[in-house]
The RNA shown here (small-subunit ribosomal RNA) has 1500 nucleotides and comes from an uncultured bacterium. The sequence is in RNAcentral, with records from Greengenes.
RNA sequence: GAACGCUGGCGGUAUGCCUAACACAUGCAAGUCGAGCGAGAAAGUGACUUCGGUCACGAGUAGAGCGGCGGAUGGGUGAGUAAUGCGUGGAUAAUCUACCCUUAAGUCUGGGAUAACUUCGGGAAACUGAAGCUAAUACCGGAUAUGACCACGCCAUUUGCGAAUGAAGUGGUGAAAGGUGGCUAGCUUGCUAGCUAUCACUUAGGGACGAGUCCACGUCCCAUCAGGUUGUUGGUGAGGUAAAAGCUCACCAAGCCUAAGACGGGUAGCCGACCUUAGCGGGUAAACGGCCACACGGGGACUGAGACACGGCCCCGACUCCUACGGGAGGCAGCAGUGGGGAAUAUUGGGCAAUGGGCGAAAGCCUGACCCAGCAAUACCGCGUGAGGGAUGAAGGCUUUCGAGUUGUAAACCUCUGUCAAGAGGGAAGAUGGGUCUGUAAGCUAAUACCUUACAGAUUUGACGGUACCUCUAAAGGAAGCCCCGGCUAACUCCGUGCCAGCAGCCGCGGUAAUACGGAGGGGGCAAGCGUUGCUCGGAAUUACUGGGCGUAAAGGGUCCGCAGGUGGUUUUGUAAGUUAGGUGUGAAAGCUCAGGGCUUAACCUUGAAAUUGCAUCUAAAACUGCUUAACUUGAGUCCAGGAGAGGUUGGCGGAAUUCCCGGUGUAGCGGUGAAAUGCGUAGAUAUCGGGAGGAACACCGACGGCGAAGGCAGCCAACUGGCCUGGUACUGACACUCAGGGACGAAAGCGUGGGGAGCAAACCGGAUUAGAUACCCGGGUAGUCCACGCCCUAAACGAUGGAUGCUAGGUGUAGGGAUUUUAUUUCUGUGCCGUAGUUAACGCAUUAAGCAUCCCGCCUGGGGAGUACGGUCGCAAGGCUGAAACUCAAAGGAAUUGGCGGGGGCCCGCACAAGCGGUGGAGCAUGUGGUUUAAUUCGAUGCAAAGCGAAGAACCUUACCAGGGUUUGACAUGUUACUUAAAUCCUAUGUGAAAAUAUAGGGAAUGUUUUAAGCUUGCUUAAGAUAGUUAACACAGGUGCUGCAUGGCUGUCGUCAGCUCGUGCCGUGAGGUGUCCGGUUAAGUCCGGUAACGAGCGCAACCCUUAUCUUUAGUUGCCAGCGCUUAGGGCGGGAACUCUAAAGAGACUGCCGGCGACAAGCCGGAGGAAGGUGGGGACGACGUCAAGUCAUCAUGGCCCUUAUGUCCUGGGCUACACACAUGCUACAAUGGCUAGUACAAUGGGUUGCGAAUUCGUAAGAAGAAGCCAAUCCCAUCAAAGCUAGCCUAAGUUCGGAUUGUAGGCUGCAACUCGCCUACAUGAAGUUGGAAUCGCUAGUAAUCGCGGAUCAGCAACGCCGCGGUGAAUACGUUCCCGGGCCUUGCACACACCGCCCGUCACACCACGAAAGUUGGUUCUACCCGAAGUGGCUGUGCUAACCCUCGGGAGGCAGGUCCCUAAGGUAGGGCUGGUGAUUGGGGUGAAGUCGUAACAAGGUA
Repeated sequence: GAACGCUGGCGGUAUGCCUAACACAUGCAAGUCGAGCGAGAAAGUGACUUCGGUCACGAGUAGAGCGGCGGAUGGGUGAGUAAUGCGUGGAUAAUCUACCCUUAAGUCUGGGAUAACUUCGGGAAACUGAAGCUAAUACCGGAUAUGACCACGCCAUUUGCGAAUGAAGUGGUGAAAGGUGGCUAGCUUGCUAGCUAUCACUUAGGGACGAGUCCACGUCCCAUCAGGUUGUUGGUGAGGUAAAAGCUCACCAAGCCUAAGACGGGUAGCCGACCUUAGCGGGUAAACGGCCACACGGGGACUGAGACACGGCCCCGACUCCUACGGGAGGCAGCAGUGGGGAAUAUUGGGCAAUGGGCGAAAGCCUGACCCAGCAAUACCGCGUGAGGGAUGAAGGCUUUCGAGUUGUAAACCUCUGUCAAGAGGGAAGAUGGGUCUGUAAGCUAAUACCUUACAGAUUUGACGGUACCUCUAAAGGAAGCCCCGGCUAACUCCGUGCCAGCAGCCGCGGUAAUACGGAGGGGGCAAGCGUUGCUCGGAAUUACUGGGCGUAAAGGGUCCGCAGGUGGUUUUGUAAGUUAGGUGUGAAAGCUCAGGGCUUAACCUUGAAAUUGCAUCUAAAACUGCUUAACUUGAGUCCAGGAGAGGUUGGCGGAAUUCCCGGUGUAGCGGUGAAAUGCGUAGAUAUCGGGAGGAACACCGACGGCGAAGGCAGCCAACUGGCCUGGUACUGACACUCAGGGACGAAAGCGUGGGGAGCAAACCGGAUUAGAUACCCGGGUAGUCCACGCCCUAAACGAUGGAUGCUAGGUGUAGGGAUUUUAUUUCUGUGCCGUAGUUAACGCAUUAAGCAUCCCGCCUGGGGAGUACGGUCGCAAGGCUGAAACUCAAAGGAAUUGGCGGGGGCCCGCACAAGCGGUGGAGCAUGUGGUUUAAUUCGAUGCAAAGCGAAGAACCUUACCAGGGUUUGACAUGUUACUUAAAUCCUAUGUGAAAAUAUAGGGAAUGUUUUAAGCUUGCUUAAGAUAGUUAACACAGGUGCUGCAUGGCUGUCGUCAGCUCGUGCCGUGAGGUGUCCGGUUAAGUCCGGUAACGAGCGCAACCCUUAUCUUUAGUUGCCAGCGCUUAGGGCGGGAACUCUAAAGAGACUGCCGGCGACAAGCCGGAGGAAGGUGGGGACGACGUCAAGUCAUCAUGGCCCUUAUGUCCUGGGCUACACACAUGCUACAAUGGCUAGUACAAUGGGUUGCGAAUUCGUAAGAAGAAGCCAAUCCCAUCAAAGCUAGCCUAAGUUCGGAUUGUAGGCUGCAACUCGCCUACAUGAAGUUGGAAUCGCUAGUAAUCGCGGAUCAGCAACGCCGCGGUGAAUACGUUCCCGGGCCUUGCACACACCGCCCGUCACACCACGAAAGUUGGUUCUACCCGAAGUGGCUGUGCUAACCCUCGGGAGGCAGGUCCCUAAGGUAGGGCUGGUGAUUGGGGUGAAGUCGUAACAAGGUA
């Protein structure tokens, strides 16, 4: 360097296999020189020809060969490499360097070969053998030698004293090559010689360029890698190299490296730089540039100036290809390209025109280096897709409160412009240079030749490319998408969906009203791109050098001693390592920054400056640190005199108590617990007395007292011994502090060996408890606890607080010393409490710091996994120390706050308990509910706070349910259009039908209502309309269909409990607190006092109604004291007193007195009063809780039905019945039942009504009709209980009345399902009710009747009211329930119906162990050993040189030895994969068992 999804107009500039250093088809990427050398075609053309051929041109060409230079550069890649590398700075007096430049000197004289070629062979091929010929700038001998090298070497210089360097001299060794042009001469006429120019060559010096080697510093992770090393470390000698060196070898010595991290393992090319950052840092190592390494894997050398060589060689190996099977060939990590791998990365292009390179004298040739083009939105930069006007705010879309809003000046439309793209025309720069020709000048020279150089002119050379650029033509014409819209984060609505489908970076959305899913409209952002994913830095002070922490959040080592290390008192001398300042060298270029310049701009390119904070070196300074010198006394230590102490070790002694044994007394229990039992005891226990044994621990003193480093230490005495404090000031003179590693100590438990064993007591055994109880409680009981010796080495080893030193207000106890002015003050050392400043997240700490500072050590970095696994190490074992990861979660945690809760505490209240009275739960019946049943048994209400509730009235109706039958603008509302003037309304009859309904006929009532206009006959016609109706159509009606978890309203409940809040102020970082707390008091947050609070609001109370007393007013329908009349009834006259009625008032306020209290609030008692301390009762219900109840009272959003889920009707059902529950009634009887007589109320209701008297009936009731629209009449009489009298006499009865039969009555269209009442008959259960549970504190409970609503009637024994009779008890607040306030604990906050732990079962995931098995890597020993260098050898062969001609020197081949790649055998180390089985771990809406923890969590 990206990739993927959707989309895609143009241009410029860059960039483009990050994966398989995987394998590669094909083409190209390194050649060149004929002016080094010899040799040398062919096609074709022409000429001749005897037609066989020959000659010329082609051509000294092509193509080979010898030779030279170059193939060591350029280009690619990053496998290896943690240092043989790289970076920075040095060294080389330890070195080399072809081509190039420069200086000096030369280039003399000889010789022998060999390729090509020819001939003959081998082979399929690649290739190759033999013989013969030949040349050179190929090869070799000799000469010469300024200098070079070697040896000797007087002297000089430097010196680190080892040596190095320079220099006179002597001796020795070792060079060369020619080519071409010109001129001259000679002759064999294409060769030789001379001169000259140029190129080449040789030797030596210097330079430049390049390279080698060495040194210092820097350069990733792991210590779960701690010891490594034998050529290893050094020396001597030799070899070797261009060159120092164990580089190699022989011998000698035993060293060397390492905690400042050796050795080992993992990963990785390094740097300039690039990204990020305020900076310090962190990350990266693509493109460009420097260095290194590699070229199929491994080894090796050759050649060469340079290689151990990408496109060279040899060998081994793997792979591929050819083959005639004998043998051969090959290496894209060069450019393209192919396959493969992969999420993914381009053309088998053009050109040497430019830049650069190789060769060449040059022309030139070669160049996939390079310059260009192609592909890719891969990145950066630039441009465009139009601009101005334009409101009827068009249409369409979307939304809507239906009014409109929005899309939106957006479009249409009008007027313009012309970038890009398209077409046409023109058209660069990039070219400089070189060649050729001409001319001029200079150099060289004897020369005007030649050659070289310079200048001028002419001519010739462009891949890109007819490209950039310019002009013209036409035309708004061809050019916009992507993501997002819940918060973070800019941007909102509708529809669909319904915990589904889906979204999601984090928090989290979705279970029927989703701004979060999907679509749409609208909006926001960016824009030829936009999103997503990946990577890195930042934010993150979240590894903290800059710049963090450790009491409780993670974190102080259990404690001390102490080596290394780090740090270190006061004064002084010197030094200059650190430090500071300046200079010099270097810090490549590019990049970054700044200032300019060039492309229309920008990106891009370019010039200069700055920077490169570094390293090295020189000079200077001397404060500080270091080193050094000399001193000092305050840190530290020594000494002397006193002092306290459970400090340690050892030995001895003591008494109390428990237990056991013996004996005595004594008798039936003891012991134990919540209660018991096991146990002990008549074989004599417990109890008690005496004697004895044995072990362990030391009451009182005893203390927030003492000592010790910590762990820890307690009877008394003795011995030995450590430390500390105070006072003195004599001595030493920084001797100090801390401390990785190391050493010692280290509770309890545990282990080993041997003792001991009274009590206690894991395990274990019994007994209880319990659902269970492997526990808590009880009875026993072994290890152990004790001693000696040896291990273990851990604790909530805690002050959860490392050590040392200095500084920083006090107060008050206490222990041990001292001083003094001694009831006191002061000082030192310990040990506690409170508290200022300061600090802390808060809590808190606070001279015993957690404050302010310095030094050193240890430790921490989210929770779980886990203090686990593996490895190491220690241990007899148990186990300790060290100590991860995968995976998983979005938290875990601290302190504090507000609540709630507690089988926490304190205070207080309530019919909450207690004290009482009466019930329920048992029976029968009634009613309601559940369940069941059913065609339907409509629906709702479900702990308290559903269940005689909605329902204050289900036979039809009601009615919502079921069956069946009808109906469709509808049973009901509004509107529009059309129609009818008569119809509608009402009544009657008939048919069908179960009814609804439908059809037909007839009749009367008013032949009827109303507005306007016109006409006229003035009340009639016409027209239009209203009203009404019908039919048809359309809007719509209708729904007791769903959602009370979308809602309003209403209601229940905590609770008539005393609470709930606010403003300002104050306190706290904040949540929040204060106020509202505390002491009293109250029914009360009621009031008083205190008080950083002061006030206020909603609640409490009061105001309202009723009741109790009185007064005033009023006096009928009510009343009647007195008076009169009377039919004896307040009936009448009358009265206005009383009762009463109903309006207005009074009255009660702790107002008065006494006591208590704080001189308060208030409480207690008393007086007066009808009433006394809110007189009784009611209405009235704070903030809120329960998603409490109700969509079926009503209203209402949304959804659903529309010939039905609407509507009408008949019948049925809501009344069912094995059962369970709730609320009641009646009873079980004598405080009663029955019969007879007799007394006293209040509230209410009444015209579709109450209904009297009277008559009939046993009765229900009937007939009857007076009165009453009510203080008048009626319901309604005697209200019942009560009282009086009588009977019944303890029984299933003269109790009880269920059930059933018969006969009646009433209401009503209608009593079958399914009403009430009456009479007669029948006469069930039931003899006071288990566990449990309810109401009530006074006119209350209990008991007795009366009335009313609903209603035709009634299942009412219900409900709401009314009065009559009329109790008992409350010691008290321990307990149950509920509540209030304060306080405490909390792991709860959906708030204890909370939270939460572990096993087991199931599923999934990662990990460990494991008989093994299979890879990688590495080591050791041995075997074998290719190619090859080197050593040795000299059997064979042998041109140059020497020769006495025999041979020799030298060389080649061969042989052999050492080393050695690959390979093999054996055994190890390390590290992966896999592995039956196994172990724990993690995760998983609703599994099992228990309940361990959180409250005193029920055993802290």